[in-house]
RNA sequence: GGGUACCGCUAGGGGAGCGUUCGCUGAGAGAGCGGGGCUGGAUGCCGCCGCUGACCCUCAUGACCUGACCCGGGUAAUGCCGGCGUAGGGAAGUGGGCCACCCAGAAC
Numbered sequence: 001g002g003g004u005a006c007c008g009c010u011a012g013g014g015g016a017g018c019g020u021u022c023g024c025u026g027a028g029a030g031a032g033c034g035g036g037g038c039u040g041g042a043u044g045c046c047g048c049c050g051c052u053g054a055c056c057c058u059c060a061u062g063a064c065c066u067g068a069c070c071c072g073g074g075u076a077a078u079g080c081c082g083g084c085g086u087a088g089g090g091a092a093g094u095g096g097g098c099c100a101c102c103c104a105g106a107a108c
Base pairs, nucleotide, nucleotide: 001103002102003101004100006096007095008094009093010092011058012057013056014055017024018023031052032051033050034049035048036046037045038044064089065088066087070083071082072081073080
């Protein structure tokens, strides 16, 4: 001096499982507002849709999607665990940091 871990800013990408409704796995299984639907009508019920928030991720072997109504194991059940999988897709710029790690160099 450069890179990385790590931290920030801006911008962006994501997911509503299973189920005995209370539990399981998980960072997150979903908080708020609005819309829509159910209903004779609802203050009741339904993530069906949008926005915001929480959480995760942003070049990638680890956000997430597809293959997939896949394969093996296990469970009350489930992407629950493993495989597939360095698979095919998938959203980036910038500042700090070099008191930790790596690389290169200079002087003495």